[in-house]
Context: one part of a larger RNA
RNA sequence: GCCAGGGAGUUGAUCUAAGUGGCAAGAAUAAUUCGUAAUAAGAAGUAUUCGAAGCGAAAGCAAAAUCUCGCAGUUUACAAGGAGAUGGGUUUUAACUAGCCUCAGUCACUUGGGUCUAACCAGAAACCAAGCGAUCUAAUCUUGGGCAAGGUGAAGUGGUCUUAACGGACCGUGGAGGCCUGAAGGGAUUCUAUGUGCAUGUGACCCUAUGACCUGAGAUUAGGGGUGAAAAGCUAAUCGAGCUUGGUGAUAGCUGGUUCCUAUCGAAAUAUGCCGAAGUAUAGUCUCAAGCGAGAUAGCUAGGAUUGUAGAGCUACGGAUUUGGAGGUUAGGGGUAGAAAUACCUCGCCUUCUUGUCCAACUCCAAAUGUCCUAGCGUUGUAGACCUUGGGAAACAGGGGAGCGCGGUAAGCGUGUUUUCCAAUAGGGGAACCACCCUCUCUAUAGUUAAGGUCCCAAAAUGCUAAUUAAGUGUGAAAGGGUGAAGGGUGUAUAUCUGCUCAGACAGCUGGGAGGUUGGCUUAGAAGCAGCCAUCCUUUAAAGAAAGCGUAAUAGCUCACCAGUCAAGGAGGUAUGCCCCGAAAAUGGACGGGGCUAAAUUAGCUACCGAUACUAUAGACUCCAGAAAUGGAUGUGGUAGAUAGGCGUUCUGUAAGGGUAGAAGUUUUCUUGUAAAAGGAAAUGGACCUUAUAGAAAUGAGAAUCCUGGC
Numbered sequence: 001g002c003c004a005g006g007g008a009g010u011u012g013a014u015c016u017a018a019g020u021g022g023c024a025a026g027a028a029u030a031a032u033u034c035g036u037a038a039u040a041a042g043a044a045g046u047a048u049u050c051g052a053a054g055c056g057a058a059a060g061c062a063a064a065a066u067c068u069c070g071c072a073g074u075u076u077a078c079a080a081g082g083a084g085a086u087g088g089g090u091u092u093u094a095a096c097u098a099g100c101c102u103c104a105g106u107c108a109c110u111u112g113g114g115u116c117u118a119a120c121c122a123g124a125a126a127c128c129a130a131g132c133g134a135u136c137u138a139a140u141c142u143u144g145g146g147c148a149a150g151g152u153g154a155a156g157u158g159g160u161c162u163u164a165a166c167g168g169a170c171c172g173u174g175g176a177g178g179c180c181u182g183a184a185g186g187g188a189u190u191c192u193a194u195g196u197g198c199a200u201g202u203g204a205c206c207c208u209a210u211g212a213c214c215u216g217a218g219a220u221u222a223g224g225g226g227u228g229a230a231a232a233g234c235u236a237a238u239c240g241a242g243c244u245u246g247g248u249g250a251u252a253g254c255u256g257g258u259u260c261c262u263a264u265c266g267a268a269a270u271a272u273g274c275c276g277a278a279g280u281a282u283a284g285u286c287u288c289a290a291g292c293g294a295g296a297u298a299g300c301u302a303g304g305a306u307u308g309u310a311g312a313g314c315u316a317c318g319g320a321u322u323u324g325g326a327g328g329u330u331a332g333g334g335g336u337a338g339a340a341a342u343a344c345c346u347c348g349c350c351u352u353c354u355u356g357u358c359c360a361a362c363u364c365c366a367a368a369u370g371u372c373c374u375a376g377c378g379u380u381g382u383a384g385a386c387c388u389u390g391g392g393a394a395a396c397a398g399g400g401g402a403g404c405g406c407g408g409u410a411a412g413c414g415u416g417u418u419u420u421c422c423a424a425u426a427g428g429g430g431a432a433c434c435a436c437c438c439u440c441u442c443u444a445u446a447g448u449u450a451a452g453g454u455c456c457c458a459a460a461a462u463g464c465u466a467a468u469u470a471a472g473u474g475u476g477a478a479a480g481g482g483u484g485a486a487g488g489g490u491g492u493a494u495a496u497c498u499g500c501u502c503a504g505a506c507a508g509c510u511g512g513g514a515g516g517u518u519g520g521c522u523u524a525g526a527a528g529c530a531g532c533c534a535u536c537c538u539u540u541a542a543a544g545a546a547a548g549c550g551u552a553a554u555a556g557c558u559c560a561c562c563a564g565u566c567a568a569g570g571a572g573g574u575a576u577g578c579c580c581c582g583a584a585a586a587u588g589g590a591c592g593g594g595g596c597u598a599a600a601u602u603a604g605c606u607a608c609c610g611a612u613a614c615u616a617u618a619g620a621c622u623c624c625a626g627a628a629a630u631g632g633a634u635g636u637g638g639u640a641g642a643u644a645g646g647c648g649u650u651c652u653g654u655a656a657g658g659g660u661a662g663a664a665g666u667u668u669u670c671u672u673g674u675a676a677a678a679g680g681a682a683a684u685g686g687a688c689c690u691u692a693u694a695g696a697a698a699u700g701a702g703a704a705u706c707c708u709g710g711c
Stems, first nucleotide, its partner, number of pairs: 001711006012116012026050003032044003054061002065086005073078002087102005120257004127247006138221009147211001149181003152177001156173007185208003190204002193202002223239001225235003260646006270283005286392006295380003299377008311365001312363002318359003324353006332347006398422010427438003442619007452609003455594003461606001463605006474596002487581003491578008500569001508565005514538003519533003544559001547558003620636002622633004647700001649697010665684008
């Protein structure tokens, strides 16, 4: 891992609601007793509980009923139940008013739900109690044992020399030391080598090795305790509180799991409170039942009302803000003139005019939407809506798109709001793709379309008309999983405007491009061409007191401008379409691919393909009408969940059957049912089995790192 078997809402008590039944202003007994083979049937037992009256904190006080409307129904004006009004009881008060009340229960069984009970199953870490452990290890005590060999050479001491003496030196002797080297022994630095054998080993290197040394045996200290040269170390492979048993099925708002079928409806991820945020209560949203009895209202249209957002505006307020002009201010700063007073200029400030702008916390204005009311249409409702009451929930982690915000550089980001989708929705398209597009799924068959497509993969046009693109641009609805900006283009197409042009344009080529003059100033120089000022006149077809290069300054080469030659279009601007450059990411690589010059792009046209959509036919189910036949539905997606009806397993009562002429079980196969399942046949098997009906449950497995076994 697979297979087989096992494996999870149960029990008792009580409260509550519904269903069924008994009795009913009452209902029921409990313990217990009698009875008995019995804990059975039956009988006794009326303690007690609930109900029959409420109101008030309490003292206390304490409910005659009447009228109107009206559903079903029928006698068409009566009317059970129902609704309303007036009354009645009580509390409050001087009073008014206001609150509560003004008659059906109770017992049993079944089912839903709440509480307690281990309470659907499995799962802690923990807490407490009583015991067991120091054969491991920590420390201590008692008594034993062990440490090859070598080195160094302390004190003391002998001799010699020296000193007045004390003392000193040298040579011996001696053998000290938590001394040195290094076996045994003890340890454990590095390789983090090797090893994972169930559990710390092995090897090499390394440290220590007469000591705070190592070690045998025996003994002591015990769990909030011990021991600890202190690491929260060790305390029997267990330690920030040992192990065993018990409390114990501890508790878990957390995690996983929770077993047959079909049908009807079908959510919420919000608000408020909570030591609340993984939970829970109430409301909202879902479902089921009952009651009532006539309207209800998602949509559209019209009319009326409401609003202060988008936009817009600002000499309409508040605030911000640009340019220019005018006036004012000397009580602001600076400057000039003056001895000073003072005068003038300038900057600033204020006012006003003009000009150019802005605002979530500005508004003289002001939409679309939205909201409310009324009416009509539509839809829906006596086949019972709306509403009311009661039983049961789930949910209170949400997410995506679009519009409008806020935070953020941004995000498949965070946080709001309106709406829609996913969640809980299948099918077709989008290459693949929860929420983008189409469309919503009872079953079967056939046809028609939607989105999207029609060269091949791959169903359908290598369709038609007119253009564009030459970049493989593109072949991508957008976003995503990368876009293609600012700025450029004598790429190309279309439209339009302004000049020039056979009196010769545009481009090229040939020639000219002069004189006063080296203009004046400045300067070492300044001659068209460093800089400043001026920028005239003449000759001309034309020629600047010069638009560049150049020189130290000149010189020199071009340009503007003119003529000739040539020969027909040429120059510039604006707008638009497609295209090009701009254009950089990490393994090779993506239009889905092949490939395509259309099979790209733009504008149009006609066919076809294409879904669970639509249509047709047949059938099933649900709801409704109906006596039925039959008919109708703008019925039949669905998670959590509510509700309803069934299938199967084991056992029991009653009734009825089958079986050695072959029961159950097993294998194969056929038929029936929407399904859970049921029935038949053959083989095997060798002794029990079933149907109908009613009842009771240890009643259904694929998942729980589930348990046991097998392979």
The part of an RNA shown here (large-subunit ribosomal RNA, domain II) has 711 nucleotides and comes from a marine metagenome. Its mean pLDDT, the model's own confidence on a scale to 100, is 82. Its Rfam family is "Bacterial large subunit ribosomal RNA".